The RNA shown here (transfer RNA) has 74 nucleotides and comes from a Capsulimonadales bacterium. The sequence is in RNAcentral, with records from ENA. Lineage of the source: Bacteria > Bacillati > Armatimonadota > Armatimonadia > Capsulimonadales. Rfam family: tRNA. Rfam classes the family as a transfer RNA.
Order: sequence, then C1' cells, then structure tokens
RNA sequence: GGCAGCUUAGCUCAGCUGGUUAGAGCAGCGGAUUCAUACCCCGCAGGUCCCCGGUUCGAGUCCGGGAGCUGCUA
Repeated sequence: GGCAGCUUAGCUCAGCUGGUUAGAGCAGCGGAUUCAUACCCCGCAGGUCCCCGGUUCGAGUCCGGGAGCUGCUA
C1' cells in the first nucleotide's frame, strides 16, 4: 500500500427487515436486610449511538467521505 471486520452508558456487549421510549450484565449511588460486612433483594442515575455529509415522513440501522483499533496480505 491492498482487503476484511469493529466503533452504542465508566467496562463487556445486545439492538432483527429503518418505526414511534435506545437496552442488558457488571461497576456507581440510595434503600432494605444484618450486631456489622459481604451475598441476595428493591430503586435511582448515567448516552453527541466515533466525526462530517447524504437518502427518507422517519437513521444506532441504508449510502458517501474521514478518524481510530484489530486481523489477513504484499
């Protein structure tokens, strides 16, 4: 240099064939329980869906460009 894959919460990841509210687990905070701590249980908060543009009534999802990471290849 060429090709392919990935990028969504602090972390690990779902999100189907574009559709009305963007989710789970862990972590965090509060509560409950306990003599106390932990486990378990209940609740809460946390998002520019990597960036820019396009298509569409509507984009995390489709298209174009860019960036980063990973792998293969030369």